[in-house]
Context: one part of a larger RNA
RNA sequence: UUGGGUUUAAAGGGUGCGUAGGCGGGAGAUUAAGUCAGUGGUGAAAUCCUGCAGCUUAACUGUAGAACUGCCAUUGAUACUGGUUUCCUUGAGUAUAGUUGAAGUGGGCGGAAUGUGUAUUGUAGCGGUGAAAUGCUUAGAUAUUACACAGAACACCUAUUGCGAAGGCAGCUCACUAAACUAAUACUGACGCUGAGGCACGAAAGCGUGGGGAGCAAACAGGAUUAGAUACCCUGGUAGUCCACGCCGUAAACGUUGAUUACUCGAUGUGUGCGAUACACUGUACGCGUCUGAGCGAAAGCAUUAAGUAAUCCACCUGGGGAGUACGGUCGCAAGAUUGAAACUC
Numbered sequence: 001u002u003g004g005g006u007u008u009a010a011a012g013g014g015u016g017c018g019u020a021g022g023c024g025g026g027a028g029a030u031u032a033a034g035u036c037a038g039u040g041g042u043g044a045a046a047u048c049c050u051g052c053a054g055c056u057u058a059a060c061u062g063u064a065g066a067a068c069u070g071c072c073a074u075u076g077a078u079a080c081u082g083g084u085u086u087c088c089u090u091g092a093g094u095a096u097a098g099u100u101g102a103a104g105u106g107g108g109c110g111g112a113a114u115g116u117g118u119a120u121u122g123u124a125g126c127g128g129u130g131a132a133a134u135g136c137u138u139a140g141a142u143a144u145u146a147c148a149c150a151g152a153a154c155a156c157c158u159a160u161u162g163c164g165a166a167g168g169c170a171g172c173u174c175a176c177u178a179a180a181c182u183a184a185u186a187c188u189g190a191c192g193c194u195g196a197g198g199c200a201c202g203a204a205a206g207c208g209u210g211g212g213g214a215g216c217a218a219a220c221a222g223g224a225u226u227a228g229a230u231a232c233c234c235u236g237g238u239a240g241u242c243c244a245c246g247c248c249g250u251a252a253a254c255g256u257u258g259a260u261u262a263c264u265c266g267a268u269g270u271g272u273g274c275g276a277u278a279c280a281c282u283g284u285a286c287g288c289g290u291c292u293g294a295g296c297g298a299a300a301g302c303a304u305u306a307a308g309u310a311a312u313c314c315a316c317c318u319g320g321g322g323a324g325u326a327c328g329g330u331c332g333c334a335a336g337a338u339u340g341a342a343a344c345u346c
Stems, first nucleotide, its partner, number of pairs: 004317003007300002012314001014201004021194003025088007033081002035077008049065006091191001092188004096183005103177007110154001114150006121143001125136002162169002206247006215241002220236004258313006266291009295302002319346003328339004
C1' cells in the first nucleotide's frame, strides 16, 4: 500500500453552517473528452522469455523470433460516464391555512424558604454528633410574633413527557426571533447529498475588568476520630457560585453508535396533528419508548429510531509501555489547548 475495521477489543471529529473537491433523479437530441475496436508510426541495443547453433557440458556466446502490456496520429462504434441543449416531476424548495413545545434573547411581576436588622413575649440554655467538643448565649441566645431589607433558586404540576444541531432548556407574564409538524392544492424545475481547509456555537471549572454576595462552599482555621488522619464527621469560613462585557475551547461533550438516501416480519404504550365516525376501535403523518422475529454479531446484544441489506461523502484505527510526553509550529493574559514523534523496552 491493498485487504480489513471503528456500541463494549485500537478507532466516529463536541455540534452545526458551508468553500474547494467527491458523488448525484426521469425522457429526448447532439457531441465524441473518458471508454471500446481497427490501421499506421514509434517503442535503441543489451537484459528477460522461446527455438536453433558454437566452445566436451554448464556458465558464457552467436542467431532468429516473440515481447516491450507504453506513447502519437488516424478511421470508426455510442451502451455507460462527461460536455452542450430541450423537456418532466417523484428528490429539494416556495406559497396558503392551521397546530405544537422547559427552543432562544430582553424586560416586568410573584409566593414559599433562608439569612440579616429593628421591636414584642419570654428564660436558661441552644446547636451539633455514633458519642462529644470547638461554636453561639444573662451585654438576654434558641423559641415566638410583627415589620423591613437582601440575594439566589423556582416545591406541587413533573412523566421511559416535550423542545433544541449539540452544549443545553422548567414560577407567571409581555415584546422580539427561530424551528418543526399536519392538511389540501398551486408554483419553481434537480435548485440535491456529503464536506478537507474555514467560520460560528460550545457544560462545569478557570482567567481579565466592574458590580453583587442570602444560602452553599475548594483553600484555610478550629473541634473530634485515629497508632497517625494533611481525610471521611462537626463548628466556622475566603475565592467561587450570581450579573454585565471580554477570554478560555475542554468533558464518561455518551446512544461510548458520523451525515444522507432507499429497502426489509410483527406486538404494544405514549406525545402532537389530520381524517372518518355505526360511539365498537380504526386509518394516516412526524416524534419518544418497550418487547420479539428474519438477518447480523466474538458474545453481550442490535433488530423500520439497525449494530440488517445496499449506495455516496467525511472523520478515525493498525501490539503494550515510553506518551497524548519531548521538540518545533499555531492559538491563549495565564492556566493551558491543538498538532504530535523517537530512542529505549516487553

The part of an RNA shown here (small-subunit ribosomal RNA, central domain) has 346 nucleotides and comes from a Candidatus Bathyarchaeota archaeon. The full RNA is in RNAcentral, with records from SILVA.